This is a predicted structure of a 74-nucleotide RNA (transfer RNA) from Candidatus Nanohalobium constans. It matches the Rfam family "tRNA". It is annotated as a transfer RNA. Rfam describes the family as follows. Transfer RNA (tRNA) molecules are approximately 80 nucleotides in length. Its mean pLDDT, the model's own confidence on a scale to 100, is 84.

RNA sequence: GGGCUCUUAGUUCAGCUUGGCGGAACGCUUCCUUGGCAGGGAAGAGGCCCUGGGUUCAAAUCCCAGAGAGUCCA
Numbered sequence: 001g002g003g004c005u006c007u008u009a010g011u012u013c014a015g016c017u018u019g020g021c022g023g024a025a026c027g028c029u030u031c032c033u034u035g036g037c038a039g040g041g042a043a044g045a046g047g048c049c050c051u052g053g054g055u056u057c058a059a060a061u062c063c064c065a066g067a068g069a070g071u072c073c074a
Stems, first nucleotide, its partner, number of pairs: 001073007010026004020057001028044006050066005
């Protein structure tokens, strides 16, 4: 330098080929259960969906450019 893959909650990841409410598990907070802890149960908080632009009534999702990470080739 070139090809491909990835970037969404604190962490690991779905959701993107159907454009229309942002999710799961673990973690965190509160409460219940216990004499207390663990375990179990209930509720809750937590997101500029990497950045900028475009298309559209409407974009995490489609298009363009850029940034970062991984991998392969040279």